[in-house]
RNA sequence: AGAGUUGAUCCUGGCUCAGGACGAACGCUGGCGGCGCGCUUAACACAUGCAAGUCGAACGGGGCACCUUCGGGUGCCAGUGGCGGACGGGUGCGUAACACGUGAGCAAUCUGCCGAGUUGCGGGGGAUAACCCUGGGAAACCGGGGCUAAUACCGCAUGAGCUCUUUCUGCCUAUGGGUGGGGAGAGGAAAGGGGCCGCAAGGCUCCGCGACUCGAGGAGCUCGCGGCGUAUCAGCUAGUUGGUGAGGUAACGGCUCACCAAGGCGAUGACGCGUAGGGGGUCUGAGAGGAUGGCCCCCCACAUUGGGACUGAGAUACGGCCCAGACUCCUACGGGAGGCAGCAGUGGGGAAUCUUGCGCAAUGGCCGAAAGGCUGACGCAGCGACGCCGCGUGCGGGAGGAAGGCCUUCGGGUCGUAAACCGCUGUCAGCGGGGGAGAACACUUCUGGGAGGCAAUGCCCAGGAGCUGACGGUACCCGCAGAGGAAGCACCGGCUAACUCCGUGCCAGCAGCCGCGGUAAUACGGAGGGUGCGAGCGUUGUUCGGAAUCAUAGGGCGUAAAGCGCGCGCAGGCGGCUUUUUAAGUCUACGGGUUAAAUGCCGGGGCUCAACCCCGUGUGUGCCCGAGAUACUGGGAAGCUGGAGACACGUAGAGGCAAGCGGAAUUCCGGGUGUAGCGGUGGAAUGCGUAGAGAUCCGGAAGAACACCAGUGGCGAAGGCGGCUCACUGGCUCGACACUGACGCUGAGGUGCGAAAGCGUGGGGAGCAAACAGGAUUAGAUACCCUGGUAGUCCACGCCGUAAACGAUGAAUGCCAGACGUCGGGGGGCUUGCUCUUCGGUGUCACACCUAACGGAUUAAGCAUUCCGCCUGGGGAGUACGGUCGCAAGAUUAAAACUCAAAGGAAUUGACGGGGGCCCGCACAAGCGGUGGAGCAUGUGGUUUAAUUCGAAGCAACGCGCAGAACCUUACCAACCCUUGACAUCGCCUGACCGGCCUGGAGACAGGUCUUUCCCGCAAGGGACAGGUGGACAGGUGCUGCAUGGCUGUCGUCAGCUCGUGUCGUGAGAUGUUCGGUUAAGUCCGGCAACGAGCGCAACCCACACCCUUGGUUGCCAGCACGUAAUGGUGGGCACUUUAGGGGAACUGCCCGUGAUAAGCGGGAGGAAGGUGUGGAUGACGUCAAGUCCUCAUGGCCCUUACGGGUUGGGCUACACACGUGCUACAAUAGUGGUGACAGAGGGUUCAUCCCUAAAAGCCAUCUCAGUUCGGAUUGUCGUCUGCAACUCGACGGCAUGAAGUCGGAAUCGCUAGUAAUCGCGCAUCAGCUCGGCGCGGUGAAUACGUUCCCGGGCCUUGUACACACCGCCCGUCACACCAUGGGAGUUGGGUUGACCCGAAGGUGGUGCGCCGACCUCGCGAGAGGGGGCAGCCAACCACGGUCAGUUCAGCGACUGGGGUGAAGUCGUAACAAGGUAACC
Repeated sequence: AGAGUUGAUCCUGGCUCAGGACGAACGCUGGCGGCGCGCUUAACACAUGCAAGUCGAACGGGGCACCUUCGGGUGCCAGUGGCGGACGGGUGCGUAACACGUGAGCAAUCUGCCGAGUUGCGGGGGAUAACCCUGGGAAACCGGGGCUAAUACCGCAUGAGCUCUUUCUGCCUAUGGGUGGGGAGAGGAAAGGGGCCGCAAGGCUCCGCGACUCGAGGAGCUCGCGGCGUAUCAGCUAGUUGGUGAGGUAACGGCUCACCAAGGCGAUGACGCGUAGGGGGUCUGAGAGGAUGGCCCCCCACAUUGGGACUGAGAUACGGCCCAGACUCCUACGGGAGGCAGCAGUGGGGAAUCUUGCGCAAUGGCCGAAAGGCUGACGCAGCGACGCCGCGUGCGGGAGGAAGGCCUUCGGGUCGUAAACCGCUGUCAGCGGGGGAGAACACUUCUGGGAGGCAAUGCCCAGGAGCUGACGGUACCCGCAGAGGAAGCACCGGCUAACUCCGUGCCAGCAGCCGCGGUAAUACGGAGGGUGCGAGCGUUGUUCGGAAUCAUAGGGCGUAAAGCGCGCGCAGGCGGCUUUUUAAGUCUACGGGUUAAAUGCCGGGGCUCAACCCCGUGUGUGCCCGAGAUACUGGGAAGCUGGAGACACGUAGAGGCAAGCGGAAUUCCGGGUGUAGCGGUGGAAUGCGUAGAGAUCCGGAAGAACACCAGUGGCGAAGGCGGCUCACUGGCUCGACACUGACGCUGAGGUGCGAAAGCGUGGGGAGCAAACAGGAUUAGAUACCCUGGUAGUCCACGCCGUAAACGAUGAAUGCCAGACGUCGGGGGGCUUGCUCUUCGGUGUCACACCUAACGGAUUAAGCAUUCCGCCUGGGGAGUACGGUCGCAAGAUUAAAACUCAAAGGAAUUGACGGGGGCCCGCACAAGCGGUGGAGCAUGUGGUUUAAUUCGAAGCAACGCGCAGAACCUUACCAACCCUUGACAUCGCCUGACCGGCCUGGAGACAGGUCUUUCCCGCAAGGGACAGGUGGACAGGUGCUGCAUGGCUGUCGUCAGCUCGUGUCGUGAGAUGUUCGGUUAAGUCCGGCAACGAGCGCAACCCACACCCUUGGUUGCCAGCACGUAAUGGUGGGCACUUUAGGGGAACUGCCCGUGAUAAGCGGGAGGAAGGUGUGGAUGACGUCAAGUCCUCAUGGCCCUUACGGGUUGGGCUACACACGUGCUACAAUAGUGGUGACAGAGGGUUCAUCCCUAAAAGCCAUCUCAGUUCGGAUUGUCGUCUGCAACUCGACGGCAUGAAGUCGGAAUCGCUAGUAAUCGCGCAUCAGCUCGGCGCGGUGAAUACGUUCCCGGGCCUUGUACACACCGCCCGUCACACCAUGGGAGUUGGGUUGACCCGAAGGUGGUGCGCCGACCUCGCGAGAGGGGGCAGCCAACCACGGUCAGUUCAGCGACUGGGGUGAAGUCGUAACAAGGUAACC
């Protein structure tokens, strides 16, 4: 970067693919190693083992084991006590929060162990585990009595720089307070243990303990800012917001309580609901962003669910406690026990995620003085291609281009140097051997030194030695052997690199999108070949990208989706000129702090490289603090007039509201005149009218609307506004300026106005007119047309609030060429009705520019600024649900599931139109003759049949293929035969072949017999022909005309169809070819961004018509001659006729008119012929998948003792019917009989001689209107001819027979002049056979006003939703199937709220007659009292639980509503053309 909406084009717009990534999964495949990673689901349940202990140098005791110098010692175990179980490890449930991130703050705080410093450790007391005795219990465990120790517990002493009270004083400060110094008073601590020395007293030393200060690290609290969705959640809040006081906490605080006040939060989104651990980072991306938060690091939360505290420096505590719930387990049924979201592991769930491993050797943690103990942290190993990285599966040579596969045009091509074969190497794996580093601390021991002390132990420093490795059969190195053990997967129609064959036949299947498959599939399946990647390759899923497809960067809104129907206006956003100030925004290559590490980038280093790991630098866009700048924005101050407003004056106007008035018309009523119709339509009818309509005249009543003027005229914000007058009233505008001094623009919400229809109440009601009724139309007609007719239309008041409410164009401001018209006002000029100019409106054309185009263009859709509204594929759907509004109708706000690969805009070329214009044609009309009725012929359909061979199908199949079916033909049927074949080529053998005769047979054929050997060559042999044999092959009228060639039909002898260059257009395309004339004609002329050209037209060709010329036999005979009964018969002649060669002639050339003076047209002259002289041949680009595989040719498929070949017979000739094309008739313009002249063309082998050959018409006679002297079918019989053969099934003739038919319904065909009509003649095919076909001449008309209509065609134009092109497209109901969804009596479950009940454990408060050691008082003592505490009880709080009510979200739901989808269902025809009633809102 590309593809798919179209016949093609441009645009809009969505969907899909190509890239990257992954804790992945699935399919096929799988050699090795390194480094990582590995339950994304059920925070589901867990068997088993392990994951937190340690200290005897705090304490007493116990028993056991060992040692013993018998004194004891060592080790182990439970207990008291200390420290640690708040770390480490796991998970992401909850949490939208100061939870996290970032930056600040705490003068409002705590801190065990550790470090630094100061100082102290005096003297007493009373208990209690263990233990002993005893009781209960299944157990867990518990109770009673007695003894005992401490670094356990409790007083007392001493006591500070600690705490509190008070006082004097300094400093700082954010004014809240903080921090020093001095005085006085009060409160207030401790514990010992080891080692060494010493007889001891004691001393020294190490550890420990108390008080205080500081540090480090840790913790707590507060604040600014930042990061999800939903407004179909808009109002929330009662400890709520604040205050005072008190309590509580380490500490601030409604944290808690009492009282007081009534506050606090919210469209800058409160409250609610849904979802979610946050970050460093990770993936992607050019970036901005988007998505994400697994491993690693930081923070938070949680530990079966919920609640609770205790202990402690620290917890409201994963492997602690208490209570409640669910679950599981044990139980003797009384009662107990448990918590893997630690490491392994199990079940379950799931598409899916590992070993019940080794070790504390290293790193780290806890305890200990230490040795050491513990450590599923951790280090390693195992499993898994799950990922990343690296390596290998060999390398070189090798053409008979092997065999084989595949293809083939049969020649060959390709797999392919690929293999074989020859030479070489040795990575990895295998086997054997060697072999580091991770180990250094600590400790022990030895040596030396240092401080200190009387000394020793101890302490500190240095050195040597010893001891310690899970991994590990390690990495790595060496050797050995042998190419030996190691390649797959996907794809090959386009996008997208890669093509053929076979099979299949809309089947089976493929498919990411477009789409492939219905007999030649590069798209399905297989194969060969190819392409891509490679120990992997594909698929699926998710995410970013492409997607500028949410657009800040970087989109749009006239017609594609999109401007609110229009005003006013709060908030908000934005805002004129000048000066000054400030420095909030802003800026600074100014500074400081922070932005953890890891990651990423760069540089370097270590594993052989890489992945991976290590080191270093830089970056880190952010936040905070300080300094500086001041153009712009903001704040303050002062001013200005250009924006805006505005006094007074003028003009125009269907602007609004209210009242009054007027005439025309319609209808009705009354009266007069008057008589039979009126009315209405395409035509009618319903209707009205003799009870007097309609018509006409007069009078009256009523309601509604205001002709002409009237105008892309006016006014209004829009809707809208139209007779006249008056009253009230809004706005615009022009001119002139005093004045105010930015007072402005826009405008979410809000509020007002808002056509028609509709609704409510009350009036009114002439005309019109939904509904309704009737009449027509029609297949139907719930319509269109007609006759009636009620709501309504009108008025008053109140609702509704929508329209294609449109300029489909929001408002405001500025800027950017013009021309012309028009409305209102002003100014100037002059010649007074003209012109110039200016402001404001309203239009048309048009430049720049814009636009996909159409188009817009100073009234922008141009160039810019400000603000608002709106859009994001089509359908579902402006629908459902919810909310709001409404009396209702309904309006407004507004989805999703599901479904499609498009839906759409503009323009282009066609085609089409019951669109328009122009024009042709025997197209109609005007004529003549037919067909359709009859009989027969012929073709077809149908039916029949063993077969009735096949094809042709509207025009353009049907007297067509067939210019000729008895056999043959013949392709069909039956029967009988043949199998290398009736025919072609090749190999081998033989020799004739042919022919005659006989036998069998229906024949093909078979057998026998007779006769006979050909050509070339010296020979060998070769050739022709025939027979035999063999396989290659022949053969097929078998299929496909939708695989084809060729040929043909048709539109149509219609006048068209195109190209080159140029030009225009983004493009498809256009131009040329359109236009004005003209023509038979795209024929010609003129014009023109076209200029030329080609295929068609015309002409050139043939025939006919006139003349000339040449030639003159077989033709001809005028003149000359001969001759005959007669005849060009003969001599002769070529004049004429004629023949066949050549030439001439016609060109609108001439004249008149007309037309643009052109092309041409009309008329005329001349001429044999006049405007294409007549006829023929000639058929453009193309259309119909038109026809033909059965003329021929041909691809593919099919048959091969038959789908080939031969023969006999039959059939193609059938016959209830139907149709086409013809013939003959129905009669007197005829028939019959007689007579009868002149043709043309053709054929007969060559032949103007000869033959076919007689023309028919015509003339004469007769018949006299009848089923006939019409008509001839049919049938009988007798013949003729052809032919092997006329039965099926020939033609003709004679005699006899004598059917239908008396001019043909609806409908329909041909023909415009030598034509129609009519008459005969000939020819091809052919043995014979014609009413058909092809030709020929004879006789020889009528009519054409004209182009409205039918049919076909040409050109231009218009509309289009058609392009398979109107035989098109397409809508809705109904019926059927499937899918999702709304409503729904209800029902089930979850969340949540309010009120109330209950109230475990627990801490708090109260009480505490019961119980209790220390301290105090009294007492000699016993003891008593006090103080303090405990159990118990009470109270409030409160988890679980319960009741009632509400709300919300889901599931199911009889029935029901519409919606969507689905090759061939039903009914109609609504839309697209004027779509047949213009369409639409």
A computed fold for a 1481-nucleotide RNA from an uncultured bacterium, annotated as small-subunit ribosomal RNA. Its mean pLDDT, the model's own confidence on a scale to 100, is 84. The sequence is in RNAcentral, with records from ENA.